Molecule: c-di-GMP-I riboswitch aptamer
Organism: Gammaproteobacteria bacterium
RNA sequence: CACUGAAAAGGGCAAACUCACUGAAAGGUGAGGACGCAAAGCCACCGGUCUACGGAACUCAGUUCUACGACAGCGGGGUUGCCAGA
Numbered sequence: 001c002a003c004u005g006a007a008a009a010g011g012g013c014a015a016a017c018u019c020a021c022u023g024a025a026a027g028g029u030g031a032g033g034a035c036g037c038a039a040a041g042c043c044a045c046c047g048g049u050c051u052a053c054g055g056a057a058c059u060c061a062g063u064u065c066u067a068c069g070a071c072a073g074c075g076g077g078g079u080u081g082c083c084a085g086a
Stems, first nucleotide, its partner, number of pairs: 003085003012037002017032006035073001041079003045076003048071003054066005
């Protein structure tokens, strides 16, 4: 340095849910809380998924489409990292 994560050691993160704030929404932030996670650290490059303020169309009190929005705890990829060596 690469590979592996069986057994350890020190630990780390934090799903659902609740409260507060924020956002049109999806969602995000903080506090509580743990479902789980060896990268569940970081990044929106690729695929996928979610939302539709706004825009477009329509058979127009609505319906459909649309990402410049979002999801890194959906997968791939990039990048950084603790311990150990069955």